[in-house]
RNA sequence: UGACUUCAUUAUAUGAUCGCGGGGCGCGAGAGCGCCAUGAGGAAAGUCCGAGCAUCACAGAGCGGGAUAGCUGAUAACGUCAGCCGAGGGCGACCUUAGGGCAAGUGCAACAGAGAUAUACCGCAGUUUUUACUGUAAGGGUGGAAAGGCGAGGUAAGAGCUCACCGGAGGGUGCGAGAGCAUUCUGCCAUGUAAACCCUAUCCGAUGCAACGCCGAUUGGCGGCGGGGAUAACGCGUCUGCUCGGCGCGCCCGCUUAAAGGCGGCUUGAUCUCAUCGGCGACGAUGAGACUAGAUAGAUGAUCAUACACGACAGAACUCGGCUUAUCGAUGGAGUCACUUU
RNA sequence: GGGGGUAUAGCUCAGUUGGGAGAGCGCUUGCUUCGCAUGUAAGAGGUCAGGGGUUCGAAUCCCCUUAUCUCCA
Numbered sequence: 001u002g003a004c005u006u007c008a009u010u011a012u013a014u015g016a017u018c019g020c021g022g023g024g025c026g027c028g029a030g031a032g033c034g035c036c037a038u039g040a041g042g043a044a045a046g047u048c049c050g051a052g053c054a055u056c057a058c059a060g061a062g063c064g065g066g067a068u069a070g071c072u073g074a075u076a077a078c079g080u081c082a083g084c085c086g087a088g089g090g091c092g093a094c095c096u097u098a099g100g101g102c103a104a105g106u107g108c109a110a111c112a113g114a115g116a117u118a119u120a121c122c123g124c125a126g127u128u129u130u131u132a133c134u135g136u137a138a139g140g141g142u143g144g145a146a147a148g149g150c151g152a153g154g155u156a157a158g159a160g161c162u163c164a165c166c167g168g169a170g171g172g173u174g175c176g177a178g179a180g181c182a183u184u185c186u187g188c189c190a191u192g193u194a195a196a197c198c199c200u201a202u203c204c205g206a207u208g209c210a211a212c213g214c215c216g217a218u219u220g221g222c223g224g225c226g227g228g229g230a231u232a233a234c235g236c237g238u239c240u241g242c243u244c245g246g247c248g249c250g251c252c253c254g255c256u257u258a259a260a261g262g263c264g265g266c267u268u269g270a271u272c273u274c275a276u277c278g279g280c281g282a283c284g285a286u287g288a289g290a291c292u293a294g295a296u297a298g299a300u301g302a303u304c305a306u307a308c309a310c311g312a313c314a315g316a317a318c319u320c321g322g323c324u325u326a327u328c329g330a331u332g333g334a335g336u337c338a339c340u341u342u
Numbered sequence: 343g344g345g346g347g348u349a350u351a352g353c354u355c356a357g358u359u360g361g362g363a364g365a366g367c368g369c370u371u372g373c374u375u376c377g378c379a380u381g382u383a384a385g386a387g388g389u390c391a392g393g394g395g396u397u398c399g400a401a402u403c404c405c406c407u408u409a410u411c412u413c414c415a
Stems, first nucleotide, its partner, number of pairs: 001338010012307007020039002023036005041313001045324002048322005053208004060244004065204005070084005085099001086097004100199002105197002107193003121140002123136005148166002151163003167189002169186007212264004223256006234250006271290008308311001343414007352367004361398001369385005391407005
C1' cells in the first nucleotide's frame, strides 16, 4: 500500500416560532390561564422462545400432545449466552454447525437397472455337447446409493479367504471435571432416510392486560351476590384434546344490578451509569450516583434559518431477558495474509 | 394488542405415508353451419407467494420473509 477477519460506538446537528401528551408549581368559585423542565428505538417490528404479573381446584390421575438434543458452566428462566469437544470450510485472522439413536422395531427408496437390502444381465471359472447347471462379486453397465476402500498374497475363477495401510463397530488401558483424545486387541464390516413413524433422556396445567380488581344513574327480564336445601340419578357449565375425577348451577328465601362509562393494573425495574474486586469468558459481588414516555381514537409534529457527509430501516400501548428479520452511511479498537521499503 | 388459517394456469379449486404438476370454466386453432350458437377434435398457458435448509429427490418436511382472510371488546 492492497485484500480481508472480528468486536464495539453512532443513527443529521444547532437556533427561533407555533402546536400536542402526561407531570410539577402558581392564579382562579369554576371553566380555564400562565410558567417550568420533560416526551420513541436499536430494532419500539415478527410474536419465535423464556419469565414476571393476573384469573381459573394454588394447578388432580391416566392417555394423548408439544418442545429440546455434544460437554461444562452462566442465568430468575430459556430453544439464549460463554468456554471447550467433534465435524466441515478458509493459506491465515477466523467462520459455519437441527451435533442423541436406522448396530431396537416398522415404513419408504419413483425412473433407470438383472438385482434396492437383496441379486446373477454381460463377464470370469468349473462340469457339460451348443442348451443348461454350479461357483463368484475382481471387471462392465444402471443409479444418489450395489456386500467398507486400496494394494499384495492366495485361488479353477474369485472373495477379509489371509496380510499391510486407511475408515467404521465392539472390548481393554492411560489422560481429562466432561464431551472427548491417545494407544492397543478382535476381520466383527452392519446401505441411506428419524426437518419418516418411532425409541431414549430431560422439560411442559390452561388462558393472556381485550388478563384481572374496584366504582357505577332510571325500569323489567337476563345476569350477579349472600344464606339454606339437594348433591342417589340425570342435565348444563367449567377445569385440558379424550377418559376418570373435582367444583359450580338446577329448588327456596333475601339483597343487588348488566351493557355504556370511570379509576386502578401502568411504569422504581431480575432498571440504568460509573468505580473497585473475582472469573479465560458469559457473568457475579461491593460501593456511589440517577429517575429516563405512559396515551385510551390514542401526544412525540409543523414552518423557517444555518451547516455538512444531504440524513437508512422504521413509531411505544402491561413489563422484562433473548432470538430472528429490516437498515443510508460514518467512526474507533484488535488481528490476518500478500507485496514493497528500511 | 393477542390468537388461528390461506397463497397452485386468466378465474374457481384438487393434489398424503416426498418421486408424473392436474380438473372444470375461460382462451387459441381445425371440423360441423349459408353464418352464429351448440357439439366435436387438438393445443397453448405454471418461478406451486419469495428466500434458505434437510434429502439422491420438496407444491408436500423445517426455518425466515411478504400479502391476504378471520376470531377475541
Molecule: RNase P RNA; transfer RNA